The RNA shown here (transfer RNA) has 73 nucleotides and comes from a Candidatus Dojkabacteria bacterium. The RNAcentral record of the sequence draws on ENA. The prediction has a mean pLDDT of 81. It matches the Rfam family "tRNA". Rfam's curators write: Transfer RNA (tRNA) molecules are approximately 80 nucleotides in length. Its family is annotated with triplet codon-amino acid adaptor activity in the Gene Ontology.
RNA sequence: GCCGCUAUCGUCUAGUGGUCUAGGACAACAGGUUUUCAUCCUGUAAACCGGGGUUCGAUUCCCCGUAGCGGUA
Numbered sequence: 001g002c003c004g005c006u007a008u009c010g011u012c013u014a015g016u017g018g019u020c021u022a023g024g025a026c027a028a029c030a031g032g033u034u035u036u037c038a039u040c041c042u043g044u045a046a047a048c049c050g051g052g053g054u055u056c057g058a059u060u061c062c063c064c065g066u067a068g069c070g071g072u073a
Base pairs, nucleotide, nucleotide: 001072002071003070004069005068006067007066010026011025012024013023018056028044029043030042031041032040049065050064051063052062053061
C1' cells in the first nucleotide's frame, strides 16, 4: 500500500428499519436491613465514533473519514 472485521452507558454486552422510554450484568450514587462492615433488597443517573446519503422513518442499510484488530507482498 491492498483486503477483511469491529466501533452502543465507566466496563462487558443485547438490539438486523417503526412498537418500551435503546434492555441486561458488573461498577457508581441514594435509601432500606445490620451495633458496624460485608451480604441481601429497592431505587436513581449514565450510551448508539464523526460527516453525508437512501427512506415517510436509520443504532440498524450505503458512502467517506477516524480509531482499533487481523490478513497479505